[in-house]
Molecule: transfer RNA
Organism: Mycoplasmatota bacterium
C1' cells in the first nucleotide's frame, strides 16, 4: 500500500438486505418479598446509532469522504 469486516444504551448484541415511534439480555436506580442479604417478582431510568456531506417528506437504514478497531495479502529485512 491493497482487499473484506465491524462502530448502535455502562457491558454484550439485534434492527440495515425490503427507510416510517430506536430494541433485547446483563448491570443500574426504585418498589415489594426476606430479620438480613442473595435470589425472585414488579416498575423507573438510561441513545447526537463513530465524525461530516448528500439524496429523501422521512436516514441506524441508501450514496460518498474520513476516523478508530479486527482479519488477510502485499512491502522491508
Nucleotide at each position: 500500500g491493497c482487499c473484506g469486516a465491524a462502530a448502535u444504551a455502562g457491558c454484550u448484541c439485534a434492527a440495515c438486505c425490503u427507510g416510517g415511534u430506536a430494541g433485547a439480555g446483563c448491570a443500574a436506580c426504585u418498589g415489594a418479598c426476606u430479620u438480613g442479604u442473595a435470589a425472585u417478582c414488579a416498575g423507573u431510568a438510561g441513545g447526537u446509532u463513530g465524525c461530516g456531506g448528500g439524496u429523501u417528506c422521512a436516514a441506524u437504514u441508501c450514496c460518498u469522504g474520513c476516523u478508530u478497531u479486527c482479519g488477510g495479502c502485499a512491502c522491508c529485512a